[in-house]
RNA sequence: GCGUUGCGACAGGGGCGCUCGGGCAACCGGGCUGAGACGAACCCUUAGAACCUGAACCGGAUAAUGCCGGCGGAGGGAGGCGCGCGAAAUGUUCG
Repeated sequence: GCGUUGCGACAGGGGCGCUCGGGCAACCGGGCUGAGACGAACCCUUAGAACCUGAACCGGAUAAUGCCGGCGGAGGGAGGCGCGCGAAAUGUUCG
């Protein structure tokens, strides 16, 4: 020096496991973790650990499981617009 923060409407991305009982099955009920385990819900949208891949991975715990830790700030991953913008914070660039 430039940008971001707040609000709004719209748009987009994502996951749904383990276990016990019942049932041919669809599915129903209980238990575990979690924001969420199919809810008109929840989480995330580039300042992106929402989520996916590696992964039928490694270590630990558990009735069992991505349950916890490692892997790992590794690779991938979905946003533009309108209004607002004092101080402060923060990102980046230049000296």